[in-house]
Context: one part of a larger RNA
C1' cells in the first nucleotide's frame, strides 16, 4: 500500500439576540418539606419589571450641579415585561480533535553499561639490551682508575596472548543499532582483568571531551501535577437551495496574531433618499504651455566692480586692456518641491429624465489583514527585473467554456438542467483539424513571413525637385591632350606629381605652371579638356513601402504547433464560410418581485441564510411484519432534483418496521491519525 472497524464544535453554569410557548403591569419560584429517586403539591426568601437623578445624605417626574427659580448633563414626556424551551454567538471552564521542546516534586527506580575509588584474587609465550652492586686481577702511600667475569636493573628494546583503535576497502533496508579483511599502537606497567562493595539526578563520577551515569546525558529513567501551554502546522465524516466577500485604513514588544472601521449575509425599519443620462451653475492648478516671479542655463551686445600695463607721482589723476564679468538688452532654452496662462477627465450641488438599481438607520452572525498578473499615470531602481512602493480600470484568486501550439493573472465570453436546432464572438477557412487552394489591386525573393541595435550598400516598388540632352547628351570606342619651361624657391637631384610661393602668356577644336600611377632625377602611363564615330535618353538630391548585411552556444532539427507554402508572405479592399457552455428556439425545476402569468433572476472559495435525507435509541401508533423465513449479505434494466428509497430471485436463520414526536456517543477518503486483517 490496500481492506474493515474506530476516529473530532460536547456538557455545565451565566450573558445576549432571534424564535416559540404561558401568565401579562406584572412574571417567576430557590432550597427545602410530601410524594414512589416520578409526576404533583406545599414553600414568596429571592430575581426581574414597572422612575429617575445623585460620590452620598437625600429628593422625585424630576435630579444633579450652583449662590441661583440661570446655563447644563442625565431622566420623564413616547409603559411591556416575565418565566421555561429551542436555536445563533460570546464569557468561565482542557471547550472542535491530534501533536511539542520543556518546567515542577518531601514522588519513586536505577554504577549488572560505563567513571572514580575501596576489599580480595588472576594474567602477561618467547626474543634483546645488560644500570647499580659484587668477585677477581691489574693500579695507587692510601684512595681515585682500568680490564674481565659475574649480576639482572628499568613508566627499556623486538614481539605473541591479552589491551586498544592510526589508514585504506569492504559494509551502510549491515552477518553488525559501530561490524569484517589487510596493515596500525601498548604488551613490567599511571598494564589488563574476575568477584564482591561505594558514589544518584538542584546530584555524582570524570590524566577534562560538554565525557560517562543500562543503544539516549547542557542535566538519567519511571510516575505525577497533566488533557501544561502552543498567536504554529495537520485534520475536521450526508445532500440541496439563495446570496456572496478580503487581502485596506488606524492603533498595536505589533508585523504570517489581534482590535476597531471598511468589504458579505439574515431580520427588522424606512421607501427613491441610491444609481445613470443630460442641461444649468459651482471650486480647482494637473496634462500641455510658459518664462512674468522663484532658480538654472547657452550665446552676442553692453562693460559697473576688482585686477594688470603705461604715463604721472607732492596731491589730483589720465590713457590702455586678448583678465574678471554686475547691471541692462538681444535671441533660443530648462524645473517635483517656478507660474503670465491653463485643459479634458474627474468631482460638488441642482432641475428632469430612466431603469425590476439601490441607498441610510438598528439589530444576529461572519470571515479577510501573505494577494497576483495586465493596461495606464508616477515614485524608486539603471526611464534593469517575473524587482518593489502608491493611484485608477481589469481578469484571476473565488470563473469553467472558445482563442492564444501547450499557458491561473492576455483576448472572447460569464457554464440552472435537457436537446443528433440555429446565429454569431475572439479566432480562423492547403493537409494534420470544422470553415476559401475566395475575388480584386499592389509588394516582397529575403523562407523575409517564421527573434534584435547603431551603422553600412547602384537590392527593389512609389512620390518629388533639379542638371545635362537630336544645336547630338550619358557609356563605349578612335584620335589628341601641345609651346614659352626643367615657372621661381629649395635641394646631391626636384623636371606638372618630396615640400615653399606664384599660377601667368603663347598656339589651338582643346590641353592644368596638372587627377592619379611611376623615376634617383627624367623617362614612360594616365586624368581633365576637344574632336571624330554612335544615335536617346542620361546624371544629382530628398521623401517613403518590402527586403539585405550586422546576427557564435552548448543532448536533436528547435525562433511557423508539424506536415508543407513563393503564397498557404506582407498590404489594402471585398464577399461567403467555419467557430464558444455567449445569444437564439423548445421543454423542464428553482428563486425573488408584481399580483395568477408574466417579467427578472440561478458560476462561485472564505463566510452568512434557508430546506431536507439517511442513522441509533425513546414514547405513542398502525389490535403492523416476521421459522409459509426478520435483520444482515449478494443480483438487478425500478423511483426521486440530491442526501436516499422501495419490489423480486439467492443466501441467512430471528428479530424488524410505518406514522407522528422527542433526545443524541448521527454521517469518514485524507489528521507521516489508532487497531486488527492481508
Nucleotide at each position: 500500500a490496500c481492506c474493515u472497524g474506530c476516529g473530532a464544535g460536547u456538557u455545565a453554569u451565566g450573558u445576549u439576540a432571534u424564535c416559540g410557548u404561558g401568565c401579562g403591569a406584572g412574571g417567576u419560584u430557590a432550597a427545602a418539606u410530601c410524594g414512589a429517586a416520578a409526576a404533583g403539591a406545599u414553600g414568596g426568601a429571592g430575581c426581574c419589571g414597572u422612575a429617575g437623578c445623585g460620590a452620598a445624605a437625600g429628593c422625585g417626574a424630576g435630579u444633579c450641579u450652583u449662590a441661583a427659580u440661570a446655563g447644563g448633563g442625565c431622566g420623564a414626556a413616547u409603559u411591556a415585561g416575565u418565566a421555561c424551551g429551542a436555536u445563533g454567538a460570546c464569557a468561565u471552564a482542557g471547550a472542535c480533535c491530534c501533536g511539542a521542546a520543556g518546567c515542577c516534586g518531601u514522588u519513586g527506580u536505577g554504577a549488572u553499561c560505563u567513571a572514580u575509588c575501596c576489599a580480595u584474587g588472576a594474567u602477561c609465550a618467547g626474543g634483546u639490551u645488560g644500570a647499580a652492586g659484587g668477585u677477581u686481577g691489574g693500579g695507587u702511600g692510601a684512595u681515585a682508575c682500568c680490564a674481565a667475569c659475574u649480576g639482572g636493573a628499568g613508566g627499556a628494546c623486538c614481539g605473541a596472548a591479552c589491551c586498544g583503535a592510526c589508514c585504506c576497502c569492504c559494509g551502510u533496508u549491515g552477518a553488525a543499532a559501530u561490524g569484517u579483511u589487510g596493515g596500525c599502537g601498548g604488551a613490567u606497567g599511571a598494564a589488563u582483568u574476575g568477584u564482591g562493595g561505594a558514589u544518584a539526578g538542584c546530584g555524582g563520577a570524570g590524566a577534562a571531551a560538554u565525557u560517562c551515569c543500562a543503544a539516549a546525558c547542557g542535566a538519567a529513567c519511571g510516575c505525577g501535577g497533566c488533557g501544561a501551554u502552543a498567536g504554529c502546522u495537520g485534520g475536521u465524516u450526508c445532500u440541496c437551495c439563495c446570496c456572496g466577500a478580503a487581502a485596506u485604513a488606524g492603533c498595536u514588544u505589533u508585523a504570517g496574531g489581534g482590535c476597531u472601521a471598511g468589504c458579505g449575509u439574515c431580520g427588522g425599519a424606512c421607501g427613491u433618499a441610491u444609481c445613470u443620462g443630460u442641461g444649468u451653475g459651482c471650486a480647482g492648478g494637473u496634462a500641455g504651455a510658459g518664462c512674468a516671479c522663484u532658480g538654472a542655463a547657452a550665446u552676442c551686445a553692453u562693460g559697473a566692480u576688482g585686477g594688470c600695463c603705461u604715463c604721472a607721482u607732492c596731491c589730483c589723476g589720465a590713457g590702455g586692456u586678448a583678465c574678471u564679468g554686475a547691471u541692462u538688452g538681444g535671441u533660443a532654452u530648462c524645473a517635483a518641491a517656478c507660474u503670465c496662462c491653463g485643459a479634458a477627465u474627474g468631482g460638488c450641488a441642482u432641475a428632469c429624465a430612466g431603469u425590476u438599481u439601490u441607498a441610510u438607520c438598528c439589530g444576529g452572525c461572519a470571515g479577510u489583514c501573505a494577494g497576483a498578473c495586465u493596461a495606464c499615470g508616477a515614485g524608486u531602481g539603471a526611464u534593469a527585473a517575473g524587482g518593489u512602493c502608491c493611484g485608477u480600470g481589469g481578469u484571476c484568486a473565488a470563473a469553467a467554456g472558445g482563442g492564444a501550439a501547450a499557458c491561473a493573472g492576455c483576448c472572447c465570453a460569464g457554464a440552472u438542467c435537457a436537446u443528433c436546432a440555429g446565429u454569431u464572438a475572439a479566432g480562423g477557412u492547403c493537409c494534420c483539424a470544422a470553415a476559401a487552394u475566395u475575388a480584386a489591386u499592389g509588394c516582397u525573393a529575403a523562407g523575409u513571413g517564421g527573434a534584435a541595435a547603431a551603422c553600412g550598400a547602384g537590392g527593389u516598388g512609389g512620390a518629388a525637385u533639379u542638371g545635362c540632352g537630336u544645336g547630338a547628351a550619358c557609356a563605349g570606342c578612335u584620335a589628341g591632350g601641345a609651346g614659352g619651361u626643367u615657372g621661381g624657391c629649395u635641394c646631391a637631384g626636384a623636371a606638372g606629381c618630396a615640400g615653399c610661393c606664384a599660377u601667368c602668356c603663347u598656339u589651338c577644336a582643346a590641353a592644368g605652371a596638372g587627377u592619379g600611377c611611376g623615376u634617383a632625377a627624367c623617362a614612360g602611363c594616365u586624368c581633365a579638356c576637344u574632336a571624330g564615330u554612335c544615335g536617346a535618353g542620361u546624371g544629382a538630391u530628398u521623401c517613403u513601402g518590402c527586403g539585405c548585411g550586422g546576427a557564435a552556444a552548448a543532448u536533436u532539427u528547435a525562433c511557423c504547433g508539424g506536415g508543407g507554402c513563393u503564397a498557404a508572405g506582407c498590404a489594402u479592399u471585398a464577399u461567403a464560410c467555419c467557430g464558444a457552455a455567449a445569444c437564439u428556439a423548445u421543454g423542464g425545476c428553482a428563486a425573488u418581485a408584481c399580483a395568477u402569468g408574466u417579467a427578472u433572476u440561478g458560476g462561485g472559495u472564505a463566510g452568512g441564510g434557508g430546506a431536507g435525507c439517511g442513522u441509533u435509541c425513546u414514547a405513542u401508533u398502525c389490535a403492523g411484519c416476521g421459522u409459509u423465513g426478520a435483520a444482515g449479505g449478494u443480483a438487478u434494466a425500478c423511483c426521486g432534483u440530491a442526501a436516499g428509497g422501495a419490489g423480486u430471485g439467492c443466501u441467512g436463520g430471528a428479530g424488524c418496521g410505518u406514522a407522528u414526536a422527542g433526545a443524541a456517543g448521527u454521517g469518514a477518503g485524507a489528521a507521516u491519525g489508532c487497531a486488527g486483517g492481508c
Predicted 3D model of a 678-nucleotide part of an RNA (large-subunit ribosomal RNA, domain II) from Solobacterium sp. The RNAcentral record of the full RNA draws on ENA. Its mean pLDDT, the model's own confidence on a scale to 100, is 86.